RNA sequence: UCUCGAUAAAGGCAAAACUGGUGAAAGCCAGUGACGCAAAGCUACAGGGGCUUCCGUGUAUUUAUUUACACAUGCCAGCCAGUUACCGAA
Numbered sequence: 001u002c003u004c005g006a007u008a009a010a011g012g013c014a015a016a017a018c019u020g021g022u023g024a025a026a027g028c029c030a031g032u033g034a035c036g037c038a039a040a041g042c043u044a045c046a047g048g049g050g051c052u053u054c055c056g057u058g059u060a061u062u063u064a065u066u067u068a069c070a071c072a073u074g075c076c077a078g079c080c081a082g083u084u085a086c087c088g089a090a
């Protein structure tokens, strides 16, 4: 240095649920709370994947300004991935 990850040391993060806020929604923020996590740190048009559809666009439809479907420019890093990093038993 690379790989690896202890019933080690020091510390860290915080799922669900509930409460409040925000948003059309997905989701996000704060508090309580710990299911878990060795990257559960960071990165979301310009890797894959997933969620949502107010507005807008397209297609079909309707008497209609209706209805249905598709689409991200809205999101998710606790899905994979990329990248940086603490500690050091075997």
Base pairs, nucleotide, nucleotide: 004088005087012037013036017032018031019030020029021028022027035078041083042082043081047080048079049076050075051074056071057070058069059068060067
c-di-GMP-I riboswitch aptamer from Aquibacillus koreensis, 90 nucleotides, folded computationally. It matches the Rfam family "c-di-GMP-I riboswitch aptamer". The family is grouped with related families in Rfam's "c-di-GMP_I riboswitch clan". NCBI's taxonomy places the organism under Bacteria, Bacillati, Bacillota, Bacillaceae, Aquibacillus. The model forms 95% of the base pairs in the Rfam consensus. The prediction has a mean pLDDT of 87.